[in-house]
C1' cells in the first nucleotide's frame, strides 16, 4: 500500500429477498422461593445496529467516502 472478511446491549451472537415495535442467551438491578444462601421461576432496566453521506415509500441489511479490528499478498 493492495484485495477479502468483519464491526448491532457490559459480554457471546440473531434478525429471511429491504418491510411492521431490533430480539436471545449470559451478565445486572428488583421480586418470589428459603431460617439464610445456592439452584429455581416471574419481572425490569440496558441498543440512536463504529461515524457520514447517498439510492428507497421504507435501510441493521444496499451504494460511497472515513475510522476501527482480522486475514492473505506485497
Nucleotide at each position: 500500500g493492495u484485495g477479502c472478511c468483519c464491526g448491532u446491549a457490559g459480554c457471546u451472537c440473531a434478525a429471511c429477498u429491504g418491510g411492521a415495535u431490533a430480539g436471545a442467551g449470559c451478565g445486572a438491578a428488583g421480586g418470589a422461593c428459603u431460617a439464610c444462601g445456592a439452584a429455581u421461576c416471574c419481572u425490569u432496566a440496558g441498543g440512536c445496529u463504529g461515524c457520514g453521506u447517498g439510492u428507497u415509500c421504507a435501510a441493521g441489511u444496499c451504494a460511497c467516502g472515513c475510522c476501527g479490528g482480522g486475514c492473505a499478498c506485497a
Transfer RNA from a Caldifarciminota bacterium, 74 nucleotides, folded computationally. RNAcentral records the identical sequence in 2 taxa. Its Rfam family is "tRNA". By type it is a transfer RNA. RNAcentral holds the sequence, with entries from ENA. Taxonomically the source falls in Caldifarciminota (Bacteria, Pseudomonadati).